[in-house]
Large-subunit ribosomal RNA, half A from a termite gut metagenome, 1664 nucleotides, folded computationally. Its Rfam family is "Bacterial large subunit ribosomal RNA".
Context: one part of a larger RNA
RNA sequence: GGCGUACGGGGGAUGCCUUGGCUCUCAGAGGCGAAGAAGGACGUGAUAAGCUGCGAAAAGCUGUGGGUAGGUGCAAAUAACCGAUUGAUCCGCAGAUAUCCGAAUGGGGCAACCCAACCAUAUUAGAUGGUUAUCCUGAUAAGGAGGCAAACCCACUGAACUGAAACAUCUAAGUAAGUGGAGGAAGAGAAAAUAAAAAUGAUUCCCUAAGUAGUGGCGAGCGAACGGGGAAGAGCCCAAACCGUACAUGUUUCGGCAUAUACGGGGUUGUAGGACUGAAAUAUCAGUGAAGAUCGAUUAGUUGAACUGUUUUGGGAAAGCAGGCCAUAGAGGGUGAAAGUCCCGUAAACGACAAUUGAUUUAACUGUAUCAGUAUCCUGAGUAGCGCGGGACCGGAGAAAUCCUGUGUGAAUCUGGCGGCACCAUCCGCCAAGGCUAAAUACUACUGAGAGACCGAUAGUGAACCAGUACCGUGAGGGAAAGGUGAAAAGUACCCCGAACAGGGGGGUGAAAUAGACCCUGAAACCGUACGCUUACAAGCGGUCGGAGCCAAUGAUAUUUGGUGACGGCGUGCCUUUUGCAUAAUGAGCCUACGAGUUGCAUCUUACUAGCAAGGUUAAUUGCUUAGAGGCAAGCAGCCGAAGCGAAAGCGAGUCUGAAUAGGGCGAUAUAGUUAGUAGGAGCAGACGCGAAACUUAGUGAUCUACCCAUGGCCAGGUUGAAGUUGUGGUAACACACAAUGGAGGACCGAACCGUUAAACGUUUAAAAGUUUUCGGAUGAGUUGUGGGUAGGGGUGAAAGGCUAAUCAAACUGAGAGAUAGCUCGUACUCCCCGAAAUGCCUUUAGGGGCAGCCUUAUUUUAGUAUAUUAGAGGUAGAGCUACUGAUUGGAUGCGGGGGUUUCACCGCCUACCAAAUCCAGACAAACUCCGAAUGCUAAUAUAUGAUUGAUAGGAGUGAGGGCAUGGGUGCUAAGGUCCAUGUCCGAGAGGGCAAGAACCCAGACUAUCGGCUAAGGUCCCAAAAUAUAUGCUAAGUUGACAAAACGAGGUUUAACUGCAGAGACAGCUAGGAUGUUGGCUUGGAAGCAGCCAUUCAUUUAAAGAGUGCGUAACAGCUCACUAGUCGAGCGGUUGAGCGUGGAUAAUAAUCGGGCAUAAAGCAUAUUACCGAAGCUGUAGAAUUAGAGAUAAUUGGUAGGGGAGCAUUCUAAUGGUGAAGAAGGUGAGUCGUGAGGCUUGCUGGAACGAUUAGAAAAGAAAAUGUAGGCAUAAGUAACGAUAAUGCGGGCGAGAAACCCGCACACCGGAAGACUAAGGUUUCCUGGUCAACGAUAAUCGGAUCAGGGUAAGUCGGGACCUAAGGCGAAGCCGAAUGGCGAAGUCGAUGGACAACUGGUUAAGAUUCCAGUACUCAUUAUAAUUGCGAUGGAGUGACAGAGUAGUGAAAGGCGUGCGUACUGACGGAAUAGUACGUUAAAGGGUGUAGAUAAAUCUGAUAUAGGCAAAUCCGUAUUGGAUGUCGAACCUGAUAGUACCUUGAUGCUUCGGCAAAGAGGAUAAUCGCUGUAACCAUACUUUCAAGAAAACCUUCUAAGCGUCAGAUUAUAAUGACCCGUACCGUAAACCAACACAGGUAGUCGAGGAGAGAAUCCACAGGUGCUC
Repeated sequence: GGCGUACGGGGGAUGCCUUGGCUCUCAGAGGCGAAGAAGGACGUGAUAAGCUGCGAAAAGCUGUGGGUAGGUGCAAAUAACCGAUUGAUCCGCAGAUAUCCGAAUGGGGCAACCCAACCAUAUUAGAUGGUUAUCCUGAUAAGGAGGCAAACCCACUGAACUGAAACAUCUAAGUAAGUGGAGGAAGAGAAAAUAAAAAUGAUUCCCUAAGUAGUGGCGAGCGAACGGGGAAGAGCCCAAACCGUACAUGUUUCGGCAUAUACGGGGUUGUAGGACUGAAAUAUCAGUGAAGAUCGAUUAGUUGAACUGUUUUGGGAAAGCAGGCCAUAGAGGGUGAAAGUCCCGUAAACGACAAUUGAUUUAACUGUAUCAGUAUCCUGAGUAGCGCGGGACCGGAGAAAUCCUGUGUGAAUCUGGCGGCACCAUCCGCCAAGGCUAAAUACUACUGAGAGACCGAUAGUGAACCAGUACCGUGAGGGAAAGGUGAAAAGUACCCCGAACAGGGGGGUGAAAUAGACCCUGAAACCGUACGCUUACAAGCGGUCGGAGCCAAUGAUAUUUGGUGACGGCGUGCCUUUUGCAUAAUGAGCCUACGAGUUGCAUCUUACUAGCAAGGUUAAUUGCUUAGAGGCAAGCAGCCGAAGCGAAAGCGAGUCUGAAUAGGGCGAUAUAGUUAGUAGGAGCAGACGCGAAACUUAGUGAUCUACCCAUGGCCAGGUUGAAGUUGUGGUAACACACAAUGGAGGACCGAACCGUUAAACGUUUAAAAGUUUUCGGAUGAGUUGUGGGUAGGGGUGAAAGGCUAAUCAAACUGAGAGAUAGCUCGUACUCCCCGAAAUGCCUUUAGGGGCAGCCUUAUUUUAGUAUAUUAGAGGUAGAGCUACUGAUUGGAUGCGGGGGUUUCACCGCCUACCAAAUCCAGACAAACUCCGAAUGCUAAUAUAUGAUUGAUAGGAGUGAGGGCAUGGGUGCUAAGGUCCAUGUCCGAGAGGGCAAGAACCCAGACUAUCGGCUAAGGUCCCAAAAUAUAUGCUAAGUUGACAAAACGAGGUUUAACUGCAGAGACAGCUAGGAUGUUGGCUUGGAAGCAGCCAUUCAUUUAAAGAGUGCGUAACAGCUCACUAGUCGAGCGGUUGAGCGUGGAUAAUAAUCGGGCAUAAAGCAUAUUACCGAAGCUGUAGAAUUAGAGAUAAUUGGUAGGGGAGCAUUCUAAUGGUGAAGAAGGUGAGUCGUGAGGCUUGCUGGAACGAUUAGAAAAGAAAAUGUAGGCAUAAGUAACGAUAAUGCGGGCGAGAAACCCGCACACCGGAAGACUAAGGUUUCCUGGUCAACGAUAAUCGGAUCAGGGUAAGUCGGGACCUAAGGCGAAGCCGAAUGGCGAAGUCGAUGGACAACUGGUUAAGAUUCCAGUACUCAUUAUAAUUGCGAUGGAGUGACAGAGUAGUGAAAGGCGUGCGUACUGACGGAAUAGUACGUUAAAGGGUGUAGAUAAAUCUGAUAUAGGCAAAUCCGUAUUGGAUGUCGAACCUGAUAGUACCUUGAUGCUUCGGCAAAGAGGAUAAUCGCUGUAACCAUACUUUCAAGAAAACCUUCUAAGCGUCAGAUUAUAAUGACCCGUACCGUAAACCAACACAGGUAGUCGAGGAGAGAAUCCACAGGUGCUC
């Protein structure tokens, strides 16, 4: 380390439970709101953070009713109270109060805030109360509206995805969404209707009609009506004619008449009605409504039967047992387990001061009615209709009626008009252009009572719990997790360990504490401890089969059982997808829970079951009954069937076609259906689950960023030196030149600032874009703050498709929506039977489909297959080609042609050129055939076999195939290539063999068996079986289950043929190998041997080439051929066969699988024996099919079809178990083929089984599944700037980090100080250390408690306006709405009054001291034309640049004051440190600036919307002023400093300090300036806010009042902010994050400098 057992930790599954949900039923109610809603903010308690309640009258107040003993909510505890018959708390009803925001409404506004005006009251200031928005009606009154809220309803606007396998008409769909409006319902509604020869009689809704008629790229789809059956039931009123009244106008002969308007009467319809004329009668019915009466209902309540326990168990009785009782009550819940009789209740019966409400009824009022006559009048006009364009209907423009209307046109008048699906006629029905109308119908945010074969904490609402919360996002919006002690807190007194109020051990409570608050049960992953066995020479899916030893239990001493498992045999997970996966192809870290073929429909189809049957059956609805959403009955409207044929008229067992009686088609002859239930399948719906990228719609975003608008800020320092000007020269004059001055520039260098060139680092970062070094711009097209604008097919863009909140070739959020996905992935228990396909045709089709093929189930049918024989059709293999077509080699012949020659040309001639045709010989073909098999195919007969065939109906899957063999195409007679055919296997097939391997060889697995025989293949060992037998071959380890060829070779064995050989072969040795001649030529030379030539000749020889090689410059020389001798028997050649040999070179490791093997363990031949599989067989058993049975056969299996079962949850009935212990958990035993079942030990502590049926949220290992828990990596990486720590002391349980001290180090244009935004208590003090702090912590920006922010003058408001926002009037628009003069908001700007010192733990321009200023009111005094929302002035403005003045601040120096310093000694003429100082305000007006300036008088006045004495303009005078640092005062700062010092603290060193005292040193020099002068001055072109305040003028008006001016005094002066951080640990970045963040000050030395280095003050050492 492994396995096992026991005991724990961890975790929170399972079981049980339910306060909460879900879906409905029956009633009620169907709104709330200017009398201030919904919803909030802030308050409110003795203590009070949250929820609940309530509102300054604040967990409540008043009245009244109920009710009864205890109360002060959740919510304990304490305190203080209330109440107990004088009635609290509590419940009902009616009142009072009801802050602020919100429609929000006096004005404004950044919701919960700011600022008003008027009236009244009483005593000013102030307080209290009331009123003051807009629109509509109305018109000085008064009333109404607005906003909110779930669905239902009506209307306006109106998508897209999607479907059509693409897409455009079409569909989705008038849906989603937006908008307006109303009600408890809404809308519709009393025929210009529907029908069809018959009729009905408003509307709405239900069932049918009917998926019919229709419509439709006649595709996908869409889809009525009439009629029938039901629910409900209800009808009416105006306009007009006619009559009148009022008023006005016109006219008049003044009598009237006419017209217009308003009102009254009248009147209301189609077999026409009414007016009008005449007659007649008062009745019937209906409705409205104040108040009353009666009877109810609702809002509190009341009464309400009946048991004991002696006993058993137990902590506890409601259980067991025993005996009773009640019941119009045995619904339900609770009580220490399971209760009719204990409690609350239940059945039943009662009850209301008050409020609300229903029904009935009553006075009264309103409406309603007849007959006759028919001359005249009336009966809805820019209407009906029509043209054009669109829309609605079932109807998509169609032959298109009907309805609506944008536009144009435009009737009739009862002898009239409209409709009946173009139109016309006849006929029928009806009367438009005005209006109202209950019920039946739809819905449920809300209240009450109930129900469930709904859920039970990953379920059910997102939410059982303080949830629309925490948290995320700028925002729209998104959106969790989280239940259980016990009967009762009896929630552990006391002791111990410990620093401990952490945690634990004793002890106690309790039935139980392994029920101890992280609390019921307490599974698994995961982590441990103890014990038994095993493991250190042994390699792998870790199991299985065999098996030794050890341990334990039992035991009768035989064993049996359990644990472990040395050693051996065999053995490459699961899923998915594939031709094929151990694959190194996909998916899963592990465990637990959850997680996918469901549901609906008058839809269709098939099977089975049941009822009835030539019939079957009801739907809506109604009645009765009922505990029930149940049951029974009625209901016959309708549907299917019983008859078909035809396009139809139509006919009919026939009919159609047709001239036909023919023929043919479809039918009948032969009838079974229908209604339910269940199951299989289809259709329509999201339709098995998860998954897009996208499209559309409505909103949300410019706090990031792009651009723009308005208003502000910023840019150290240095350099260059344009124009212009001046001077000199120069020119006729210009020009021009030089010098000076000048200070331009998208100028130069370079910090801040902005950017980001390069490199490195970083890359689970310090950082979701940075750091370091380097680099670009840095007065400009610069940069930046604040406030605003532009919004998604839109913006913005110096343009990169860039940016538009870490998102951009179309943002984000919600919705349509479960879009669609011919695609991928996943899809859950068992057993039994059968069992495919990867092919054909078609396909915008090729990885998808349709039909066929192949499978299965049911029913039915009678063939099927093999062999033999016989009879056929056929044109393949082969073969052949003077047999065709085509191709083809050689030869012969040579039509014709080319070339050459001749020639001027022709005729000719030549040709080793090409070549037709023919002949001879040879030979080819898938698309040649004079021929032509085998096999296959068809038919018949015979034999064999025995369900193998066909049909119909239901259900599929498959339509990617692959290897091998054979026949072919293609390719290279390449491919593990590709395409066909035939077969086979794999696929979907296990077993044996081939070392190992999908397909090759053998062989088809129902189960068991330590039986037997064989196949392929084997028999030396690994490793079962022959070291078998016989005969050869191989020497190469060839070979031994494959790599290998051409070619090469005296390897070897063997066969055939042939030559030489005792007349002496072959090989060896000895000897010869000559002459003409150095053959000729060539050559410098060539003599056998560079080369050329040839009758390579001849001679001598036993033999000897005009030479086979070596060699020389050439010769020479050595050899060979050839010959003789010697030797003495075989020696050569060619061809074939067997086994070997060279050729022979690759990557993990040499190797036949290995060892190894040589007369074999190799190769060949022959023979015998044996081994060898899941084959065959023996024994035992199971199932299926057939069969009456005996029995026989069968039982591999993916997709797929069929059958039978197991388990889970709930329901019903029957019948049971349980505190003497249910479910659940965890072990053991046992039964079943299996899913699973049963019994039992321990745990657990309250529910749960069985049988038979039924109903399903009904079975997980996989979906990069969802949620939670736990591992692994791993005690590993890291601990966030490398500015740095060290020592001593202190507190403390504990100190590297806290505090104090001393050293050291770092920043110092910052890492210091102030301040805006933003944050919102982080500030200060005391306590604490669980968590937070990347470590520790005694410390903290942590935690707990307490404290802290003081203003007339600072900032903002009570003042102003910019960009921009809103917006009475007005304009535009389907609606919401969009603009918008006036007005009103809106700072980043304008206006505007306070300084110094002191003081706190924490505040100060705020408190205190001193000294000031502003405004207002009042009083007094003096003077007086005052007066505005109007006029005028002013306010009032750019960039750049130079020079000047000269102060404060700052700095330096010197002097002075005080203190201190020197090792050992001395001195102060030395040095060091600190100090040496001062505001606002008041006065004054110096330096300086300005002279084209400033002030002022007079006259005139066509302008300034009216006026003006003002301004402007014009003319004419006068004055020197105006601005302004300095300076004086403030000022005796009783300050700094010094002395003293009560008292307090202390680390004992000292520190702090009230109070008292002292008055002590410069108003020196230098430097310097960006403040101020100064909004100056100069210069340039791009020409550089507004309004208020202020000054002045008058208008209306007022007139000695009011008002104004000046002076003095007194009084008054509101609201908000104010702590702290603020280049950061407090803001923005998820963090105590190396990033970002506007403005001001910013000492000294060196330096041009804010660069850089060092360093003051001050701060820090960056939390291992």